[in-house]
The part of an RNA shown here (large-subunit ribosomal RNA, domain IV) has 356 nucleotides and comes from Gemmatimonas sp. Its Rfam family is "Bacterial large subunit ribosomal RNA". Lineage of the source: Bacteria > Pseudomonadati > Gemmatimonadia > Gemmatimonadales > Gemmatimonas.
Context: one part of a larger RNA
């Protein structure tokens, strides 16, 4: 110096990102217990009191004797009595600083965010607000189901020895109140008149070759066959097209003017759009400007709580807003408590170093 355990005057979070780590609380019985609430809870809420030993009294049980009475005579029944004893209650007394005398053994309260909850997770830095969840909704699937597995149009298997109150997929995520407008784009579903369109069908026509014919020759013409091509025409789905569909992917405006103070604009005009954000919430896990402004809490508050609304850039199952209970979650405040600190000191053991 470090580590382990312990103690501390006065103060008591002034420490620190943050009460991290300490300390404190702690058992049993009794009293008592708020808001809120889904009436179950919240709740061990909170907050108080008691607890040892001795003597006496009362009492619920347990237990073996003794006595008396009854007796269908028995290891029977009833009553009384002396005890011992597990407990409970009461009164009086005794000792210590301290009686749950050691050990084990909740700190509590208020407010807010998120997630309803119990669960699950990054084996080895993350346990959470992430995942799951019951519940909700949409879509698919009529059974050799859909959907999967299987190098395979296979056998076979799962789904299922199930049958739409079922199974599969996707989103949302208890519960309460709700879930607005847009189908122009993309996707999906339906439609089949028209346009476009492949292989294929079809084969008009064109080319090559040459028996033959013509020509003195060079060369020209050229049937059949074979061969290389090949137009119109016929030709499905798809796409174009016509509809539907948003708890499908998604989207949900701008400028100007206007009221008898001012300010503001219920109102009007105009442009654009598929439609211009409804309810609710809002400086928010979302607010840049921003430590917004006002109020609360503090002596003092970039955090926190309540409001306001100017929402850079909330918003309704990529769910919106609430919500009792729950949480080794996150944030702010308080009580208690403390060596976290002011500010350090000492003791125990261990280890290291220096000297010897």
């Nucleotide at each position: 110096a470090c580590g382990u355990g312990g103690u501390c005057a006065a103060g008591g979070a002034a420490c620190u990102c943050g009460g991290c780590a300490u300390a404190a609380u702690g058992a049993u019985c009794c009293c008592g217990u708020a808001a809120c609430u889904u009436c179950g809870g919240a709740a061990g809420a909170a907050g108080g009191g008691a607890u040892g030993c001795c003597u006496c009294c009362g009492u619920u049980g347990g237990u073996a004797g003794c006595c008396a009475g009854c007796u269908u005579c028995g290891c029977g029944c009833u009553g009384g009595u002396c005890g011992c004893u597990c407990g409970c209650g009461g009164a009086g007394g005794c000792c210590g600083c301290a009686g749950a005398g050691a050990a084990u053994c909740g700190g509590c309260c208020c407010a807010a965010g998120c997630g309803a909850c119990u669960g699950u997770u990054u084996a080895g830095c993350a346990a959470a607000a992430a995942c799951a969840c019951a519940g909700g909704u949409g879509c698919g699937u009529g059974c050799c189901a859909a959907g999967c597995c299987g190098c395979g149009u296979a056998a076979g298997g799962c789904g299922c020895c199930g049958u739409a109150u079922a199974c599969g997929c996707a989103c949302u995520g208890a519960c309460g109140c709700c879930u607005g407008c847009c189908c122009g784009g993309u996707g999906c579903c339906g439609g089949a008149a028209g346009g476009u369109u492949a292989a294929g069908g079809g084969g008009a026509g064109a080319g090559g070759u040459u028996a033959g014919c013509c020509g003195c020759a060079a060369g020209g013409c050229g049937a059949a066959g074979c061969u290389u091509u090949g137009a119109g025409c016929c030709g499905a789905a798809g796409c174009c097209c016509c509809g539907g569909u948003a708890a499908a992917c998604g989207g949900c405006g701008g400028c100007c003017g206007u009221a008898a103070c001012u300010a503001u604009a219920a109102c009007g005009g105009u442009c654009c759009u598929a439609a211009g954000g409804u309810a609710g919430c809002g400086a928010a896990a979302u607010u840049c400007c921003u430590u917004g402004u006002c109020g609360g809490g503090u002596a003092a508050g970039u955090u926190c709580c309540g409001a306001c609304c100017u929402g850079c850039a909330c918003g309704a199952a990529u769910g919106g807003c609430g919500u009792a209970a729950c949480g080794a979650c996150u944030u702010g405040g308080g009580c208690a408590c403390u060596g976290u600190c002011u500010c350090g000191a000492c003791c125990u053991c261990g280890c290291g170093c220096u000297c010897g």